Predicted 3D model of a 1598-nucleotide RNA (small-subunit ribosomal RNA) from a Pseudomonadota bacterium. RNAcentral holds the sequence, with entries from ENA.
[in-house]
């Protein structure tokens, strides 16, 4: 630059992420089927299942030009005969029809059982063959002869059908001749060969092999016969075939076409839980068969032949062009169409024939059906239609042979369910249509609706077209061309016959079909639905429904506001079809060749030696099997793919032309590589020498320390053991100690990420035998390697078998605790075993979870082995190189954690192994094993996830660090009493509701006797007890004194009896209209303390005044995320200071606010009164008291400022922050107190404060009204008061506050009452006056330890207050009464200083008042804090998790129930199939054939016809092999079925119990071996995939 061609993902595992991995979806296609719809035409297409069984018709004939026979109806008509009638004739006709003979029937049409190689493809071979019709060539076609069907007589039989006599022809049979070529034999020779040859070609001898005729023309040659002429010779007429000339056909040869046979290679299914398999089996000689090769048969000899490159056996299957799907590579399929194969009602056999072992022929056997006169017979739709069966399901008993194609035939023709039409079915595929154009009041109607209005929606209506299809009228095809007459021409021929070929005229044929196709009329008239609308996936609301009915591919929707049922509107999508099932492929790199993995996800064999096999160093040369190139044939036709091609109006479709057909075969090249053969090389690999290290193996022997037991001595009450005990030893003398002996097992210290082995392992010491490695020398040999299926060999521990041995330990077992129990954890004891020989077993967390090799890729630093170098007097020290072990780490790798010259990087060889979780390492079967069990190793059903890394929180009976009245350390209580309160429960007509662990429970309720109030009985209202609006009434209207019933509430009556505004008329009264207001009526609505706090707002609780929660930017990290917020230090504090891949910010914290403590200014009444003055009283007389005017220093009050900030000093700290001390100072380190409560938690509380969405209610769930309830009461529980006393009570006396209230109120002084209270009414809208005597304290006195002078429950009289009204149900006073209780089990609660205690006061609410509550004030005023081990909340930081609804969290097994599938099972049933026998139909072949028999040959007789024999030939019959069904007998595979049993899956809400995830509360976890209801426990080895904490040893940084 041109051409061509091209891959697309989503939903699911979690809180989130990533990544592994499966399920699923979206697509394309079907011989389909179901639902629901359905207008039209074209072109294909249509038992996929029973190869199931079929009425019925039709699917194979044809040829009189091979041949013998040969009708009838009818019509004319002859004869007799009255007539019927009868006997004949001609046509009908050589037709109908019978047979013989030829061809043909093997095609064509069917289906796909079987069949895994007798098939199929695709390339070969046939020198190992055969081919009827058909073309071409050569040659020929003579002479005779016997039969026989049909036909006729008889005869059997129901029928099919047959027998027996007779007759008769051929192109039916037969013999003889001929015959160069053919065949067979023998010689003899040339060609061609890879190879035996049976190839080819010559020649020689001998034998042996054929034939048909039919049917036309002429009489042109030959000849006969006739007549005529003619003396003959002949000649001319007719006539024939014995002549000629044609055409069909015969026979023998060669060649060709077709078409078969047969051999060979290569290629395509699953299964190894088929591993061995074969006796005609393999070969070979010989015969035999066959068109032909060959064990294809058969006799003999050999002992062969096939397999892991899967043989043999099982299971399924017709293959193949094509068909789908896909980018491709592939992967599924084999319907229509085209090829080959098989079959034809099972099984067998042949026979004719060119061809069949034959679908519409035959025999026999079986099975089924079906006639029957029971003796016999018939039949085969897997041909076309049809039926009936089956099934989810597949068409008419149609028309023609016009066409194409077969079959005969010379030809007409005649057969053809091939095959051309139709027809049925939307089954596909292609077209068309169901109008079109303007049309906004955006109509109505229907849905929504924030009630504005939105949508359907130009949609409709109307108005103007058009007229495809469809009706209906009318014309109306191509598909025909051949034949066939006839005129020509060219050949043949004697021919103007005939014939063959050819031109022209003419003349006849159409099932579809009056279809196609045109042309008219007529009218928008007759034609649109299906699926979806939660995501994926395009398309949204009402509405019903309430985990109910339903949906659903997959996640997954429904438990009252479902875009997910269902209904409706609307919207998407697709269209005469839409969906929906089933399959295929595809997405799925989810079997990975194109193109996967394998430390932790699934997945490296336990580990070795090594057989096949793969794979293999440098360097020449040969060869070409691989590989590449070129060319040649083949790759059948459709199919595909291209086309400015062409035909159907277009497309589907179909014609034509060109490519492709990636494959295979031959031929010719090349020669890098890879093979292969030679010839070397030495670097890989082995060897040799020469060192040294090692817990490496086996075997013998030997030592010392310890335990146990024995024996002796010493010496006593105790020991032992645990979290605390017990069991146990022990006064018969233990323990403890000392001495002495036995016996077993194991070797401390050295001991180390130290060595050595292949791995498992291996450790005292000698000694003996032996194995590997490493190191240096670089001597040898010269690719001898690498790897390794299969075998072989090693292989912890428990385990078994036999015999030792037996100190310790120690499964099982026994006992004691422990516990709700404890078949355990702990104790005490104790067998098997641990040991040792021999011998099995073969498995582990056999791990490094990491196969083995060989090469390349930065380093840095231990250690262990050797070897050189440097320097030195000496190398442990310092350098280099090897070979092992270890850590840290670049590059890269990985999902990550993480690997990183010892790879998990970068590549190559080879080996194992994986494919989603569960069933299951399990069941069957096979293999080993003594056994235990081990290897190999499934499916049916189930689930959508199981997993892996990291991530953020949560949690942990995980660390660490720090906080709190958290605990400890003090004080006082609760829990016991009575009483009040509140709450659960009872209980009741109601005991309205609601709060419910901390964070409900003197809580809503800051006040239920009526009201309140919501509840429960009754009684009443019903546009309403309260809003707003419409309409309509209404002046004797609204209001209503009073009367009536009634408990009220209402219900009735009912005198009286209005107001306002505006118009008009009027001077005004006033009158008329009109509105307003109230009424009344009706209608829209109104109420609802009905229900959803889980539909909601707002508020509020609680974590928590805990310090924390975050955000931008930037950095890391595939991403959740991190990072900052870690870390040092420091606070009360994420406070601050330093560090730092991080800089900043923000919401919290602190500060700002009030209050409290000092002071200082300013103000001064109603406050205050030192200080001055007056006045009163009292006194001798002052103090004193009251009161007034100053006055505002105090006090107080309330403005305003001052003061504190770690600001100052000293130590500590890192020179910071900051912390201790101290000074100063009213006050110090946030002085004290309040307010203030990040992001968020509990679906946390409240629809009953109050809004509010939905939903229910509407003479009630509303309103009103009386009465009741909420105040019950066996009981539990909370919160409290009061107390039990002598720190007290009681009684007198007496001093001090603060905070607040108050005109429907506080309510003085004074009088009255024992008193509660009562009169009274000043005073005071308040620093004035009142509420207002503060108590506890003090000063006295009584009391004296007791159920009291403690203590005040109960109860009883009398009262007082308040209120319409104290029964239910108030409070207070006085008198009397005088309970329980004498300090409180278990367990609990506050509280850290002006605090607990303790004391009185006030206020809200309130007519009152159950107020001991709440919410404030003030007065008296303590103790104690060692300290963070525990306990409880909390914070950061960390680890470990199988939790994320987040430990109140997962989860685990028996056991009981449902349901499914499955394996075992005594057994039974069927099928397939393997052995041995038996029996053998029907057939080939053989032998035999004494019977049967026409031709030919011989004799014989006979005139002859012919007859007899005999002999060749056949033939039935019988015999033999061979062999279907069938029989017996025993295996072997498979499938159903089974009492009964075995585990398993599944299953809202069962039962034990906690096994495991956190140190899971005894770390688990493997194997293994006993033990237990289960989970599981114990032993004995191993593993870390174990937490903490010390310790080692190694790394990293300084």
């Nucleotide at each position: 630059u041109u051409u061509u061609c091209g891959g697309c993902g989503a939903g699911u595992u979690u809180g989130a992420u990533c990544c592994u991995g499966g399920c699923u979806c979206a697509g394309g296609a079907c011989g389909a089927a179901c639902g629901c719809u359905g207008g039209c035409g074209g072109c294909g297409u249509g038992c996929c299942u029973a190869a199931u069984a079929c009425a019925u018709g039709c699917a194979a004939g044809u040829c009189g030009u091979g041949c013998g026979c040969g009708a009838a109806a009818g019509u004319c008509u002859g004869c007799a005969g009255c007539a019927a009638u009868g006997c004949g004739g001609a046509c009908a006709a050589g037709u109908a029809g019978c047979g013989c003979g030829g061809c043909g029937a093997a095609c064509g049409g069917g289906u796909g059982a079987g069949u895994a190689a007798u098939a199929c493809a695709u390339g070969g071979g046939u020198a190992a063959u055969c081919u009827a019709c058909c073309u071409c060539c050569c040659a020929g076609a003579g002479c005779a002869g016997g039969a026989u069907a049909a036909c006729c007589c008889c005869g059997a039989g129901a029928a099919a059908u047959c027998g027996g006599g007779g007759c008769u022809a051929a192109u039916a049979c037969u013999g003889c001749a001929u015959a160069c070529a053919g065949c067979a034999a023998c010689a003899a020779g040339a060609c061609a060969c890879a190879u035996u040859a049976g190839g080819u070609c010559u020649u020689g001898u001998u034998g042996u092999g054929a034939a048909a005729g039919g049917u036309g023309g002429c009489c042109u040659c030959u000849g006969g016969c006739u007549a005529g002429c003619g003396a003959a010779a002949g000649c001319u007429a007719g006539u024939u075939a014995a002549g000629c000339u044609g055409c069909c056909g015969c026979u023998g040869g060669g060649a060709g076409a077709u078409g078969a046979g047969c051999c060979c290679a290569u290629g395509g299914c699953c299964u190894a839980u088929c591993a061995g398999c074969u006796a005609g089996u393999u070969g070979g000689u010989g015969a035999g068969g066959u068109a032909a090769u060959g064990g294809c048969u058969c006799a003999c000899c050999a002992a062969g032949g096939c397999u892991a490159u899967g043989a043999c056996g099982g299971g399924u299957a017709g293959c193949c062009g094509g068909c789908c799907u896909g980018a491709g590579a592939g992967g599924g399929u084999g319907a229509c169409c085209g090829g080959c194969c098989a079959c034809a009602c099972u099984g067998g056999g042949a026979u004719u024939g060119a061809g069949a072992u034959a679908c519409g022929g035959c025999c026999c056997a079986g099975a089924c059906u079906c006639c029957u006169a029971c003796g016999g017979g018939a039949g085969g739709c897997a041909g076309c239609a049809g039926u009936a069966g089956g099934g989810a399901a597949u068409c008419u008993u149609u028309c023609g042979c016009a066409a194409u194609g077969g079959g005969c035939g010379a030809a007409a023709g005649c057969c053809u369910g091939a095959c051309g039409a139709a027809g049925c079915g939307a089954c596909g595929c292609c077209g068309c249509g169901u109008g079109g154009g303007c049309g906004a009041u955006g109509a109505a109607g229907g849905u929504c609706u924030u009630c504005g209005g939105a949508u359907u929606g130009u949609a409709a209506a109307g108005c103007c077209c058009u007229g495809u299809u469809u009706g209906c009228g009318g014309g109306g095809a191509c598909g025909a061309a051949a034949g066939c007459u006839c005129c020509g021409g060219u050949g043949u021929g004697a021919a103007u016959a005939g014939c063959a070929c050819u031109g022209g005229a003419g003349u006849c044929u159409g099932a579809c079909g009056g279809u196609a196709c045109c042309c008219g009329c007529a009218g928008a008239g007759a034609a649109a639905g299906c699926u979806c609308c939660g995501g994926c996936c395009a398309a949204c609301u009402c509405u019903g429904u309430g985990c109910c009915a339903g949906c659903a591919g997959c996640c997954g929707c429904g438990g009252u506001a479902a875009a997910a049922c269902a209904g409706a509107g609307g919207g998407a999508g697709c269209a005469a079809g839409c969906g929906u099932u089933g399959u295929c492929c595809g997405g799925a790199u989810u079997c990975a060749c194109u193109g996967g993995g394998c430390g932790u996800a699934a997945a490296g064999g336990g580990u070795g030696u090594g057989u096949a096999g793969g794979c293999g160093g440098c360097u020449a040369g040969g060869g070409a099997a691989g590989u590449c190139c070129g060319a040649u044939g083949u790759u059948a036709a459709a199919u595909c793919c291209u086309c400015a091609c062409c035909g159907c109006u277009c497309a589907a479709c179909g014609g034509g032309a060109g490519g492709g057909a990636u494959g295979c075969a031959u031929c010719g090249g090349a020669a890098a590589c890879u093979c292969u053969c030679u010839a070397g090389c030495u670097u890989g690999a082995g060897g040799g020498c020469a060192g040294g290290a090692g817990a490496g193996g086996a075997g013998a022997g030997c030592g010392g320390a310890a335990u146990u037991c024995c024996c002796g001595g010493u010496g006593u009450a105790g020991c032992g053991g645990u979290g605390a005990a017990a069991u146990g030893c022990g006064u018969a003398g233990a323990u403890a100690u000392c001495g002495g002996g036995a016996g077993g097992a194991a070797c401390a210290c050295c001991g180390g990420u130290g060595g050595c082995g292949a791995a498992g392992g291996c450790g005292g010491c000698u000694c003996u035998c032996u194995g590997g490695a490493c190191u240096g020398c670089c001597c040898c040999u010269g690719a001898c390697g690498c790897u390794g299926a299969a075998a072989c060999a090693c292989g912890a521990a428990a385990g078994c078998u036999a015999g030792g041995g037996g100190a310790g330990c120690a499964a099982a077992c026994a006992g004691g605790a422990u516990u709700a129990g404890a078949u355990a954890c702990c104790c005490u004891g104790g067998u098997a075993g641990u040991c040792c020989u021999a011998g099995c077993c073969g498995u582990a967390a056999a791990c490094g979870a990491u196969g083995g090799g060989u090469a390349c890729u930065a380093g840095g630093u231990g250690u262990g082995g050797g070897a050189g170098g440097u320097a030195u007097a000496a190398a442990c020290u310092c350098c280099u190189c090897c070979c092992g072990u270890g850590c840290c780490g670049u590059a890269g790798c990985u999902a990550a954690c993480g690997c990183g010259u010892u790879a998990a990087g970068u590549a190559c060889c080879c080996c194992g192994c994986c494919u989603g979780g569960g069933g299951a390492g399990u069941a069957c079967a096979g293999u080993c094993g003594c056994a235990a069990g081990a290897c190999c190793g499934a499916a049916a059903c189930u689930c959508a996830a199981a997993g892996g890394a990291a991530u953020u929180g949560a949690c942990g009976g995980g660390g660490g660090c720090c906080c709190g009245c958290a605990c400890a350390a003090g004080c006082g209580g609760u829990g016991g009493a009575g009483c009040a309160u509140g709450u659960g429960g009872u209980u009741u007509a109601a005991u309205u509701c609601g709060a419910u662990g901390c964070u409900a429970c003197g809580c809503g309720a800051a006040g239920a006797a009526c009201c309140u109030u919501a509840c429960c009985a009754g009684g009443g209202c019903u546009u309403g007890a309260c809003a707003u609006g419409c309409a309509g009434g209404u002046a004797g209207u609204a209001g209503g004194a009073c009367c009536c019933c009634g408990a009220a509430a209402g219900g009735g009556g009912a005198a009286c009896g209005a107001u306002c505004c505006c118009g008009u008329a009027g001077a005004a009264a006033u009158a008329c209209g009109g509105g307003a207001a109230g009424c009344c009526u009706g209608c829209a609505c109104a109420g609802g303390u009905g229900c959803u706090g889980c539909a909601u707002g707002g508020c509020u609780g609680u974590c928590g005044u805990c310090a924390g929660c975050u955000c931008g930017u930037g950095c890391c990290g595939u991403g959740a995320g991190g990072u900052g917020u870690u870390g040092g230090g420091u606070u009360a504090a994420g406070u601050c200071c330093c560090g730092c891949a991080a800089c900043g910010a923000g919401c919290g914290c602190a500060a700002c606010c009030c209050u409290u403590a000092u002071c200082c200014c300013u103000a001064g009444u109603u406050g205050c009164u030192a200080c001055u003055c007056c006045c009163u009283u009292u006194u001798a007389a002052a103090a004193g008291a009251g009161g007034g005017a100053g006055g505002c220093a105090c006090u107080c009050u309330a403005g305003g400022g001052a003061g504190a900030c770690u600001g100052c000093c000293c130590c500590u700290g890192a020179u910071a922050a900051a912390g201790g001390g101290g000074a100063g100072g009213a006050a110090g380190g946030u002085g004290g107190g309040g307010a203030u409560g990040a992001c968020g938690u509990c679906a946390a509380g409240u629809c009953a404060u109050c809004a509010u969405g939905g939903c229910c209610u509407u003479u009630a769930u509303g309103c009103c009204c009386u009465g009741g309830g909420c105040u019950a009461c066996a009981c539990a529980c909370g919160u409290g008061c009061u107390a039990c006393a002598a720190u007290g009570g009681c009684u007198g006396g007496u001093a001090c506050a603060a905070c607040g209230g108050g005109u429907u109120g506080c309510g003085a002084a004074c009088c009255c009452g024992c008193g509660a209270g009562g009169g009274g009414g000043a005073g005071c809208u308040a620093a004035u006056c009142c509420c207002u005597u503060a108590a506890a304290g003090c000063c006295a006195g009584c009391c004296u330890c007791a159920g009291u002078u403690c203590g005040g429950a109960u109860u009883g009289c009398a009262g007082g207050c308040u209120g319409c009204a104290a029964c239910u149900c108030g409070c207070c006073u006085g008198c009397a009464u005088g309970a329980a209780g004498c300090c409180g089990g278990a367990a609990u609660c506050g509280c850290u200083a002006g605090u607990a205690a303790u004391c009185g006061c006030g206020g809200a609410u309130c007519a009152g008042c159950u107020a001991c509550g709440c919410c404030g004030c003030g007065g008296u005023g303590a103790a104690u804090a060692c300290g963070u081990u525990c306990u409880c909340g909390g914070g950061c930081c960390u680890u470990g998790u199988a939790c994320a609804c987040a430990c109140c969290g997962c989860c685990c097994g028996u056991c009981a129930c449902g349901c499914c599938a499955u394996g075992g099972g005594a057994g039974u049933c069927u099928g397939c199939u393997g052995u041995a026998c038996c029996a053998g139909a029907a057939g080939u072949c053989g032998g035999u054939g004494a019977g049967c028999u026409a031709a030919c040959c011989c004799c014989g007789a006979g005139c002859a016809a012919u007859c007899g024999g005999g002999g060749a030939g056949g033939c039935a019959g019988c015999c033999g092999c061979c062999c279907a069904a069938g029989g017996u007998a025993u295996g072997g595979c498979a499938g159903a079925u089974g009492a009964c049993u075995g585990g398993g899956g599944c299953g809202a809400a069962g039962u034990c119990g906690u096994a495991a995830c956190a140190a899971g509360g005894u770390a688990g976890c493997c194997g293994u071996a006993g033990g237990g209801g289960a989970a599981c426990c114990u032993g004995c080895g191993g593993c870390u995939g174990g937490a903490u904490c010390a310790c080692c040893u190694c790394c990293u940084u300084u």
Its mean pLDDT, the model's own confidence on a scale to 100, is 82.